[in-house]
RNA sequence: CCGCGACAACGGCAAACCCGGCGAAAGCCGGCGACGCAAAGCUACGAGGCUACCGCGCUGUUCGCGCCACGCCAGUCGAGCCGCCGAA
Numbered sequence: 001c002c003g004c005g006a007c008a009a010c011g012g013c014a015a016a017c018c019c020g021g022c023g024a025a026a027g028c029c030g031g032c033g034a035c036g037c038a039a040a041g042c043u044a045c046g047a048g049g050c051u052a053c054c055g056c057g058c059u060g061u062u063c064g065c066g067c068c069a070c071g072c073c074a075g076u077c078g079a080g081c082c083g084c085c086g087a088a
Base pairs, nucleotide, nucleotide: 004086005085012037013036018031019030020029021028022027035075041081042080043079045078046077047076048073049072050071055067056066057065058064
C1' cells in the first nucleotide's frame, strides 16, 4: 500500500413514529428518537423503484381514469470518487 473485517479500539451515521417547515406528490430540511449500517460518506452514470404538478388522451362538462419525468429514492442494486482502525 492492497485485500479483508474481530466478542479489538476511538468514534461516526441515524430507520420508523411524532413535532415544525418546504413541496402538487414522491420526497427533502430541522428537532426528537434508534431499526439498523464497516462506508447507511459523496455522486442520479447504468439498472430498478416511487410520485404525476405541467402536458397528452378518454369522459357531453365536473369529478375522475390512463400515459408521461423535467421531479424523487444513494438505507434497492451496480459503478465512480474519498475514507477511520488493524486481529486472523